[in-house]
Predicted 3D model of a 71-nucleotide RNA (c-di-GMP-I-GGC riboswitch aptamer) from a soil metagenome. RNAcentral holds the sequence, with entries from MGnify. Model confidence (mean pLDDT): 82 of 100.
């Protein structure tokens, strides 16, 4: 570098329970996508709130760690 979803992986919307003021987050049903859609909130952005600090997004971008086929 390159990858067409693999007898392999993960899972948006939505639904059901459950914690949370809320953004959401976790189990379960579900698949729109995912080659890192695996971890991390270090930089940007975005969103919540008993709002000026405390949170939340990793399936916005970047970045670091690791990682499945094929060469």
């Nucleotide at each position: 570098u390159g990858g067409a979803a693999a007898u392999g992986g993960c899972a948006a919307a939505c639904c059901c329970g459950u914690c949370g003021c809320a953004a959401g987050g976790c189990g379960g049903g579900g698949a729109c996508g995912c080659a890192a859609a695996g971890c991390c909130a270090c930089g940007g952005g975005c969103c919540u709130c008993a709002a000026c600090g405390a949170g939340g997004c990793a399936g916005c971008c970047g970045g670091g760690c690791u990682u499945c086929c094929a060469a």